[in-house]
Context: one part of a larger RNA
Molecule: small-subunit ribosomal RNA, 3' major domain
Organism: Actinomyces sp. C1I34
């Protein structure tokens, strides 16, 4: 100087407490461990691995296994030689790759020459998701959006170093004020950026429809209009500016007025010096090592989907604030041309036939669901719950056996609120309800990322648990 303490002081954080809802018990889905296997490819392992890389494993992907092939190679560049094709199409063997055979057959330049193009042989080489993240770059996680981490000059100290950065207040903040052997400065904080919330203004199409007309079963449908909503631009607005209390009458804080919004208005992006030899050689790049008729590469099939078991994240439930049936409202944000697909017809349904329209504020996906109204069921393993299994189909795709999703009929398991323990959340939040998108032929999505609808309870307080910040004391540590 740091670190540590079941030392002290001060202060924060859904850290505890106060509340609400879960997890831990059941079934299923997904990931992991283990076991199994020819292979069940690899990585991630306390917080900070485990619905993680994977925002799509039937083939492909694919890195794994078995079998069958190739060896200048699936891919690149150069050199030398040969020769004129390549592509396309047909036949045979084969699981296919591969192998064999037939048809057709280059361009420019004035012909030779030369050049381009692709084929073949040879040679340099290619290739490696092989190893090392403890050789690395880059990227990322974490402490932590915590308020810290430092420097120049000066001063003090023999020196390590200290001071500044400590102290008194204050703040979300090393935020600001005052004081002070310090005076300044940098990286962080904050602000500048984006979205939401109010108003003004410009502009009105594909958006809107108050007023004026026309028309319709009905609809901004039509003429028209720019008022309103809204879209796209530009601006205003919030600054403790005003008043009062507290205060070193400093920073600031408490209350109030006005205001759409008040003291950081809400959310995002943004992550200092560093820590963990943290993660990644399998995104990529790369040193070194290793393989070179194989650790490269092609193909078919299998595997990554196994299953006595253990764990983690979820979904669905155990029911009456519910289930079922009928009726009937109201979103936002996205996506769409090998794609979205309306009206219509058809099927109980998944779907099929068909194709209007729109490269989309125009058309389509697109009836949002919970909610509300009416009916039924009456506490039961049930009109709860839907696993599992049998059957029949639909769709995608070369192909649904291993191993897809969905529909219909039947079947109807466990489960009656879950031990010790443990998680999330302070407001448009939790809880609950549906919708969309990426990936994607299809889909194991109940995941993820967004979007809106309905919409709470509680916080006395900081003794305790966990994590963190500042000051200080002690000494077994460096």
């Nucleotide at each position: 100087u740091g670190a540590c303490g079941g030392g002290g002081g001060c202060c924060c954080g859904c850290a505890c407490a106060a509340g609400c809802g879960g997890c831990g018990g059941a079934g299923c889905a997904u990931g992991c461990g283990g076991a199994u296997u020819a292979a069940u490819u690899c990585g991630a392992u306390g917080c900070a691995a485990c619905g993680c890389g994977a925002a799509g494993a039937a083939c492909c992907u694919u890195a794994c296994c078995a079998a069958g092939g190739c060896u200048u190679g699936a891919c690149a560049u150069g050199a030398g030689g040969g020769g004129g094709a390549u592509c396309g199409u047909c036949c045979c063997c084969g699981a296919g790759a591969c192998g064999g055979g037939g048809c057709u057959u280059c361009c420019a330049u004035u012909u030779u020459u030369u050049g381009g193009c692709g084929c073949u042989c040879u040679u340099a080489c290619a290739g490696g998701u092989g190893g090392u993240g403890c050789a690395u770059g880059g990227u990322u996680g974490u402490c932590g959006u915590c308020a810290g981490c430092u420097c120049g000059u000066g001063u003090c100290g023999u020196g390590a170093g200290a001071u500044g950065u400590u102290g008194g207040g204050u703040u979300a903040a090393g935020u600001c004020c005052c004081g002070c052997a310090a005076c300044g400065a940098g990286c962080g904080c904050a602000a500048c950026c984006c979205c939401c919330u109010u108003c003004c203004u410009g502009u009105g199409u594909u958006g809107c429809c108050a007023g004026c007309a026309c028309g319709u079963u009905g609809u901004g449908g039509u003429g028209g209009g720019g008022a309103c909503u809204c879209g796209c631009g530009g601006g205003a607005g919030a600054c403790u500016g005003c008043c009062g209390g507290g205060g070193u009458c400093a920073a600031c804080u408490c209350g109030g007025a006005g205001g759409a919004a008040g003291g950081g208005g809400g959310g995002g992006a943004g992550g200092a010096c560093g820590u963990c030899a943290a993660a990644u050689c399998a995104u990529c790049a790369u040193g070194c090592c290793c393989c070179c008729u194989a650790u490269g590469u092609c193909u078919u099939g299998g595997g990554c989907u196994u299953c006595a078991c253990g764990c983690a994240c979820g979904c669905u439930a155990c029911a009456a604030u519910a289930g079922c049936c009928g009726g009937u409202a109201c979103a936002g944000a996205g996506g769409g041309g090998u794609g979205c697909g309306a009206u219509g017809c058809u099927g109980u349904g998944a779907g099929g036939c068909g194709g209007a329209g729109a490269g989309a504020a125009u058309c389509c996906c697109c009836u949002a669901a919970a909610a509300c109204c009416g009916g039924u069921c009456u506490c039961a393993g049930u009109u709860c719950g839907g696993a599992u299994c049998g059957g029949u189909g639909u769709c995608u795709g070369c192909a649904a056996c291993u191993c897809g999703a969905c529909a219909c009929c039947g079947u109807g398991a466990a489960g009656u609120u879950g031990g010790a323990g443990u998680c999330g959340c302070u407001a448009g939040u939790a809880a609950u309800c549906g919708c969309a998108g990426a990936u994607c032929a299809g889909c194991a999505a109940c995941g993820c990322u967004g979007c809106g609808g309905u919409g709470a309870a509680u916080a006395c307080g900081u003794u305790c648990u966990c994590g963190g910040g500042c000051c200080u004391c002690c000494u077994a540590c460096a």